[in-house]
RNA sequence: GGGCCGGUGGCGCAGCUUGGAAUGCGCGUCGGAUUUGCAAUCCGAAGGUCGCGGGUUCGAGUCCCGCCCGGUCCA
Repeated sequence: GGGCCGGUGGCGCAGCUUGGAAUGCGCGUCGGAUUUGCAAUCCGAAGGUCGCGGGUUCGAGUCCCGCCCGGUCCA
């Protein structure tokens, strides 16, 4: 330098193919129940510029273009 894959709550991921409100999932955090207390279990809550910029569209996490970052392969 080129090809491919990925970037979505603090962490790990789904959602993308087929555009239409993220009732998102697990772990973690906080509060409550339970316990003498802790753990475990149960209930609830907070927490999201969907990497950045632009385009298409009535409407974009999703489609298109450029860039950035990470992984991997080739040179």
A computed fold for a 75-nucleotide RNA from a Candidatus Hecatellales archaeon, annotated as transfer RNA. Rfam family: tRNA. Rfam classes the family as a transfer RNA. From the family's description: Transfer RNA (tRNA) molecules are approximately 80 nucleotides in length. NCBI's taxonomy places the organism under Archaea, Thermoproteati, Candidatus Bathyarchaeota, Bathyarchaeia (SeqCode), Candidatus Hecatellales.